[in-house]
RNA sequence: GGGAGCGUAGUUCAAUUGGCUAGAGCAGUGGUCUCCAAAACCACAAGUUGUAGGUUCGAGUCCUGCCGCUCCUG
Numbered sequence: 001g002g003g004a005g006c007g008u009a010g011u012u013c014a015a016u017u018g019g020c021u022a023g024a025g026c027a028g029u030g031g032u033c034u035c036c037a038a039a040a041c042c043a044c045a046a047g048u049u050g051u052a053g054g055u056u057c058g059a060g061u062c063c064u065g066c067c068g069c070u071c072c073u074g
Stems, first nucleotide, its partner, number of pairs: 001073007010026004019057001028044005050066005
C1' cells in the first nucleotide's frame, strides 16, 4: 500500500427484515432481612449508539468521509 471485521451504560454483551420510550448480566446507590455482615429479594441511577454528513415518514441498524482497535495480505 491492498482487503476484511469491530466501535452501544463504569464493564461484558443484546436490540429479529429499518418501526416503541435503546435493554440485560456484573459493578454502583438506596431499601427489606440480620446482633453486624455476606447471600437473597426489591427499587433507583447510569447512553450525544466513536465522529461528521447523507437517505427515509422513521436509523443502533442502510450509504459516504474521518478517527480508533483487531485480523489477513504484498

A computed fold for a 74-nucleotide RNA from a Bacteroidota bacterium, annotated as transfer RNA. Its Rfam family is "tRNA". Rfam describes the family as follows. Transfer RNA (tRNA) molecules are approximately 80 nucleotides in length. Rfam links the family to the GO term triplet codon-amino acid adaptor activity. Its mean pLDDT, the model's own confidence on a scale to 100, is 80.